Source information
The part of an RNA shown here (large-subunit ribosomal RNA, domain II) has 682 nucleotides and comes from a Fibrobacterales bacterium. RNAcentral holds the full RNA, with entries from ENA.
[in-house]
Context: one part of a larger RNA
This record gives sequence, structure tokens and C1' cells, in this order.
RNA sequence: GCCUGCGAGUUACGUUAAUAUGCAAGGUUAAGGUAUAGAAGUACCGGAGCCGGAGGGAAACCGAGUCUUAAUAGGGCGUUUAGUAUGUUGCCGUAGACCCGAAGCCGAGUGAUCUAUUUAUGAGCAGGUUGAAGCUUGAGUAAAAUCAAGUGGAGGACCGAACACUAGUCUGUUGAAAAAGGCAGUGAUGACUUGUGAAUAGGGGUGAAAGGCCAAUCAAACUCGGAGAUAGCUGGUUCUCGUCGAAAUGGUUUUAGGAUCAGCGUGAUAUGAUUUUUGUCGGAGGUAAAGCACUGAUUAGGCUAGGGCCCUUCACCGGGUACCAAACUUAUUCAAACUCUGAAUACCGGCAAACAAAAUAUUGCAGUGAGACUGUGGGUGAUAAGAUCCAUGGUCGAGAGGGAAAGAGCCCAGACCGUCAGCUAAGGUCCCUAAACUAUGCUAAGUGGAGAAGGAAGUUCGAUUGCAAAGACAGCCAGGAGGUUGGCUUAGAAGCAGCCACUCCUUGAAAGAGUGCGUAAUAGCUCACUGGUCGAGUAGUCGAGCGCCUAAAAUGUAACGGGGCUAAGCAUAGUACCGAAGCUACGGAUUUGUAUUUAUACAGAUGGUAGACGAGAGUUGUGUAGGCUGUUGAAGGUGUACUGGGAAGUAUGCUGGAGGUAUCACAAGUUAGAAUGCAGGC
Repeated sequence: GCCUGCGAGUUACGUUAAUAUGCAAGGUUAAGGUAUAGAAGUACCGGAGCCGGAGGGAAACCGAGUCUUAAUAGGGCGUUUAGUAUGUUGCCGUAGACCCGAAGCCGAGUGAUCUAUUUAUGAGCAGGUUGAAGCUUGAGUAAAAUCAAGUGGAGGACCGAACACUAGUCUGUUGAAAAAGGCAGUGAUGACUUGUGAAUAGGGGUGAAAGGCCAAUCAAACUCGGAGAUAGCUGGUUCUCGUCGAAAUGGUUUUAGGAUCAGCGUGAUAUGAUUUUUGUCGGAGGUAAAGCACUGAUUAGGCUAGGGCCCUUCACCGGGUACCAAACUUAUUCAAACUCUGAAUACCGGCAAACAAAAUAUUGCAGUGAGACUGUGGGUGAUAAGAUCCAUGGUCGAGAGGGAAAGAGCCCAGACCGUCAGCUAAGGUCCCUAAACUAUGCUAAGUGGAGAAGGAAGUUCGAUUGCAAAGACAGCCAGGAGGUUGGCUUAGAAGCAGCCACUCCUUGAAAGAGUGCGUAAUAGCUCACUGGUCGAGUAGUCGAGCGCCUAAAAUGUAACGGGGCUAAGCAUAGUACCGAAGCUACGGAUUUGUAUUUAUACAGAUGGUAGACGAGAGUUGUGUAGGCUGUUGAAGGUGUACUGGGAAGUAUGCUGGAGGUAUCACAAGUUAGAAUGCAGGC
């Protein structure tokens, strides 16, 4: 892991509601007893007791009233409507109370054959090295001290096996091993190691102290018991079909993953249009917008207190001000906690219409009280978040189907069942892949098929302003002069370093006291401006459409789902078609309502988690049953066929070899896939 078996709302007593039955202003017996051949069962006694029939008050007490009170006032609770006993069912209470599950707490015991420490008695430590004290001899001294040699054999001394230990590393990691092996290490006469016997015991021991160790268990051992401890927590909870169908909100909570009340669901009963929608009429309001009349904020100007600065003055006075600025004023703005104004919606009420989808009350039973995204209006945040908190819709949750390549929350659309029929929605119609064409434009970027500020003679369309056959624009040819080198400055300054100037005058078709390059300064080149040539548009500005640049990321194209597309892209218009469990058609099922002819017709309904309710299937046992059935083959096993809406049932082949059981009732150890379920087998 699989298979088989076992495995979870029970029982007692009590409350309450519904329901069935009996009796009814009453209902009912309990223990116990008697009878029945008897202890089961039944019948009959048994009225103790309980509930109801009257309440009010703390009570005395009074009583259809009573209490409060000084009260006769007022007020509170009552006075009107049947109960009771038993059975069944739902929920609840007390009990282990649906089942399994703690870590723990307490009691009584068992453990020191492991290990910690202690204790008694034994044992062990190859070999080598060093050479303390003491002693002897000699030297030395007055005697000592002291020195030398020898002897000696000390030491938590040295090196290093046995033995003991383990800081490192490799292997091992379903191991050879529930802690080991290899390598390399440390101690090795000591606070050493070790055998055997003994001692200390669980809030206790022992501990050179690590919360270590106390039998592979230790921040309180193990065994049994209290014990089915408790678990607002996790997991699991077994057949079918049908009807309806939530919530993730508010208040409170030692409360926040739990409860209680309300909200929302469901069953029953009652009321009978009270509900809903639309229209209309009437209301209350201060949001959006807007505004600046208030409260504040705000820009520029005017006017003008006050202040700053400057001038003047010995001082006072006085003057100026492109400075700051109150009030006032002109124009311009802003506001959730501003309003002279002020919608749309929403809300409340009256009336009318439509539909019957609803609503309300009483009562039984719930679940929910972690919500998610998306549109809209807002707060917090950074006008961040798949963020968070409200409001108001939608969807998911509890919703399948089609679309969005793929996707809980987006778009379309709500699945009773069947059909190799039709029409559509969103979305699509070149191929993958069902279905497409027409017309007019745009795009050249594979834009489409990511992206901003900003940038650009991309291109199309529109508007507008100049110039232009009296010849524009661009190109080419020619001119572009004189006073004068204007004056000043300067070494020089001549159109062109710089300064000054209302920058002049002449000739002329035109030509600046000069647009740029250039020179030391001149020179030179060029421009403005003019003529010619050429022969048709040219130069700007603004707006709109589609494009371009801006544009760098990590496994592989990889920012159309792919192929591929110049339309098979974009815009506009049109006509077809495809496309869903939508709608239609045909057949069928269940159910609600209406109508009756009571099994038909018509009209609806039938997605569904938590959950409420209804109707059934099967298993075991009992009665029915001394019946029926079975060796002419029961149950069980394993196949097949058929029937039923399903749980299931009927028949039958093979196997099996002795019991099984209709119907209608009754009673339950009554249904298995899940609980890291339990046991066995493989």
C1' cells in the first nucleotide's frame, strides 16, 4: 500500500414543542397487592402523590382582584379563550452523552544488573628515561655553613604498549552497529583503571554542575489506579430520492478562530393583499456641482494706517521709497470639519395600475457571525499594493455551460432527464478550429501583437496667413557702388575688438555707415538687396487621424495561443454565417396552482454548500410461522439477463450442502472510503 472484518448522536430520568390516542373541568395512578398452575405477560384493585381549575403581595393577609400609598388618585401584575395521561418524533438539561486524540495533576507501588556518588573487599598498569630528599666518602670550617664525587630512588615527573578516554576528520545514515568503524590524537603510579558485594528513590536521589544521570525514557523515572481527567482545538462520523435554501453583518463579551441576542434559512399554524414594481401627487434633506454672502486660505494691482530703508535735522517737524504690509477696494482662485445657492438618485407617505412572484404574526429546528474579487462613492496609504477600512451594486462563495489560449471573483448565460433537430448571446468566421463577404479610407511601423514625459520636413485630412504668369520658391549668370578709412578710441580699428549716433547723403534696377568668414590693419570671400535665366506653385502657423524614436535581464523564440498575415491590421458602413446545458421543437419524470369529469387539461416550477423539511430502500432479531419454502438442492459465493426514478429487486447458470422466509407490524449492537483509525492476511 491493497484486501477482508470491526469502527462514531446511544441509554436513563426530567423540561419543552409537534403529533397520535383516551377521558375531559377534570385527567392520572406510584410503590404495593389480588387473580390467572407461574417468576413473563395480562386483567383488576391501590387516590398516596402530581398537573389543571385564581390571582396579587417579601409576608401577615385579602381575593376577581390584589400590591404600592395618606389616598377612593395614578400605576404594576391579574381577571376572557381546556386540560391531563400515555406512546412517537425534534431540541434542550443532568449524566463520559457522537467517536478517537493530549501535554499534564493526584494516589499506591516497582526500580541504582544501565548510569551518578559513596562504601567494603580484591585485581591491574610491557619497556625505556630523568635522578628530589636522605646517606657515605673526600674537600672545607674553631665548629658549622658550604662544595665535589658516589650512593639513593622521590614525582597528580618524562617517552611509550596493555588499559582508560574522545577535541578533529572520513566512512556509515532502509548502518555490520537504535551511537559504530578507519585515520590522527590525550592520559598511562594516579583526583588512575577495574571485578565482586553493599548504600542512597521520584519534588526524591546523585551530580569536579552539562539540567547531567537514576535500565535505549528525565525541567521531575517506570507500573497500575482516580479515569471514559479536561480539550471554546484538529481529525473522522457509514443507504437513496425529493422541496426550500443561508451567512461570513450589528450590539455585548478576560471577547476577537468561542459564545449570547438581533439579522439572514427552514417546517407548521394563522391572517388574507397587508408585500413588491411602475406611474403620479405630496414631503423632509444640504451630498455632487457651483459659489465666495459668512469662516478661513489665496494671486496681481489700486488706495493707504503701521513698520523697514534713504535724505534732511542739534532735536522736533518734514521729504522720498521698484521694501514688508492691516483695513478698504478692483480683478483671479481654493475648502471633509466654509455656504448666498443647490441637483440626480435614494428615503417617507397618499392614490392608481400591474403581477401573485410576496408580506406579517405565533411557534419548533437550525446554520452563519475568517469572506474574496470586480464596478462605483470615499477614508488610511505614496490619488502604492492581489494593501487596508466603510458605503452601494454584481459575481464567486454555494454555479455547471459558452467566451477571455490556459484562469473561483471579468463578459455572456442560471444545468429536471433524453434527441446524430432549429434560432441566438458574449465572442468570432485564413489554417490549427465551427463560421465571410461587400464598400470606402488609413497604416509600412509586423504598428497591430506592452509603456510616459519629451523629440522629429514620417504620412493622410482639415483650417488659416504670406508670396506668385506684372514670373514667386530653389538653382544658375550678373551687380552688390560713391562721400567714407563715418566719429571716437587705439600702435592699428578701413562695414565686421570696443564705444557713439532717430544709422546721414549721393548715384542708381539695387546695394546696411553692413549678415557671417577672413587680415596685424588693409586686402579677399559672402549675405541682405537688385536685374536676367527658368516656368508653377512656394514659405509658414494651427488642429485632427495613423505611425517613428525614446524602449536594457537573467534555462529557450517567449510582450498575436501557434502557424502565419500587408491584411488574416486599424476606422466607418452593410449583409450573411458560426457559436452555450440560453430560447425553440419533440418525448418523458416530479411537483405547485387553477379548473373540473379525480385523473385529466392548462399555466408555472424543478443549479445548490452549511442547514431545515418530506418520502423511501436495505440489514439483524421477534410475532404472523406447528404457516410457506428447501437434498427434484436453503443460506452463502460467483456470473448473466430483466425490472425500478434511486437506495435496490426478480429470475436463472455454476459453486455450495441445510437451512431460509412472504405479508403486515414491532424492536434495534441497522448501512463504511477516508479518522497519520483498530485487527488479521498478502

Source information
Taxonomically the source falls in Fibrobacterales (Bacteria, Pseudomonadati, Fibrobacterota, Fibrobacteria).